[in-house]
RNA sequence: AACGCGGAUGGGUUUGUCGCUGUUUUUACGAACAGAGGAAAGUCCGGGCAUCGCAGAGUACCAUGCUUCCUAACGGGAAGGCAUUUUGACGGAGGACAAAAUGACAGAAAGUGCCACAGAAAACUACCGCCACAAUUCGUUGUGGUAAGGGUGAAAACGGGAGGUAAGAGCUCACGGAUGCAGUAGGCAACUACUGUAUCGGGUAAACCUCAUGGGAUGAAAAGCCAAAUAAACCGAGGUUCGAGGGUGACUCGCCCAAGCUCGGAGGGUAGGCCGAUAGAGGUAAAUGGCGACAUUUGCCCCAGAUAAAUGACAAACAUCCACUUGUUGGAUACAGAACCCGGCUUAUAAAUUCGCGUUACAA
Numbered sequence: 001a002a003c004g005c006g007g008a009u010g011g012g013u014u015u016g017u018c019g020c021u022g023u024u025u026u027u028a029c030g031a032a033c034a035g036a037g038g039a040a041a042g043u044c045c046g047g048g049c050a051u052c053g054c055a056g057a058g059u060a061c062c063a064u065g066c067u068u069c070c071u072a073a074c075g076g077g078a079a080g081g082c083a084u085u086u087u088g089a090c091g092g093a094g095g096a097c098a099a100a101a102u103g104a105c106a107g108a109a110a111g112u113g114c115c116a117c118a119g120a121a122a123a124c125u126a127c128c129g130c131c132a133c134a135a136u137u138c139g140u141u142g143u144g145g146u147a148a149g150g151g152u153g154a155a156a157a158c159g160g161g162a163g164g165u166a167a168g169a170g171c172u173c174a175c176g177g178a179u180g181c182a183g184u185a186g187g188c189a190a191c192u193a194c195u196g197u198a199u200c201g202g203g204u205a206a207a208c209c210u211c212a213u214g215g216g217a218u219g220a221a222a223a224g225c226c227a228a229a230u231a232a233a234c235c236g237a238g239g240u241u242c243g244a245g246g247g248u249g250a251c252u253c254g255c256c257c258a259a260g261c262u263c264g265g266a267g268g269g270u271a272g273g274c275c276g277a278u279a280g281a282g283g284u285a286a287a288u289g290g291c292g293a294c295a296u297u298u299g300c301c302c303c304a305g306a307u308a309a310a311u312g313a314c315a316a317a318c319a320u321c322c323a324c325u326u327g328u329u330g331g332a333u334a335c336a337g338a339a340c341c342c343g344g345c346u347u348a349u350a351a352a353u354u355c356g357c358g359u360u361a362c363a364a
Stems, first nucleotide, its partner, number of pairs: 001360009012318007020035006037335001041346002044344005049219004056253004061215005066080005081105001082103007090095001106210002111208002113204003127150002129146007158176002161173003177200010224274003234265005245257003282301008319333005
């Protein structure tokens, strides 16, 4: 320097004319101010708010799962621990060090299940091989021992070494590894290092399961109020304290309400208005504290509220990028559109600026 990967910011500017919605103001005409996002998307989590319940208990079901901290809370975020993978350099190997990425990170010593194919065997192993004895047609066969060597496989009874043995095997020994327990030191903790001791086939719980913690529901089409009109009528079934039905996650029990009742059919009336509805866990600047996520204090600001849906159209100039015929040229400028609000997660995203990492080349 080019290319690639991952992240952060970002989401074009100005002027004029006309138009739309809201608020304030004016007797009115008018005037002033404001007017779609970083994701408004998905509807996946957590809350605020509103309604029901105020009587609950049990069972099932669902969610989360290393430690500490942040937060209103979260299945979110920050920092750290451990594990795995990749890279770098050291090294004979085992390893330990650094950086990055990922983690659906409680428990396999409560139990059950599964590990295809290959292989003798996936755990109560013996195909080849090795050793001993016997037989022999000299090719081999049989009996017994073995799990060090080889093969199969993702994985085959902890690892390599020495001794020992008929040949071998933790059979014995020293060293090392893993797991459990105990002690010492460090750390708020998860854990780390060391010492001692016991044991030595694994894996798998986004398999069933066990443990710990937690869990009312619905959703602005939630709700509340005002006005107007009508048929408490007709038919059917059930029910009236021996209780149909109802009581806002499911089921059971319990408790409460309940008779002009409940459900269904056919039919009648109305379909207007107000409110919810935007001052907040709000935004922003500085200082202080903190590794950080964030917190505190002080100052400044008010930034859509429609209701079938406004937030726009046109013109000119500029900005950035691309192309070449290098000029008063041409073209492009992403994803996308508020409807109760807020905090997260996930997905989409042009240009430009910027941070980190990797590869190649050049220079020192």
Bacterial RNase P class A from a Bacteroidales bacterium, 364 nucleotides, folded computationally.
The source organism's lineage runs through Bacteria, Pseudomonadati, Bacteroidota, Bacteroidia and Bacteroidales.
Rfam family: Bacterial RNase P class A. Rfam links the family to the GO terms tRNA processing, ribonuclease P activity and dimeric ribonuclease P complex. By type it is a ribozyme.
The sequence was found by an Rfam model in a public genome assembly.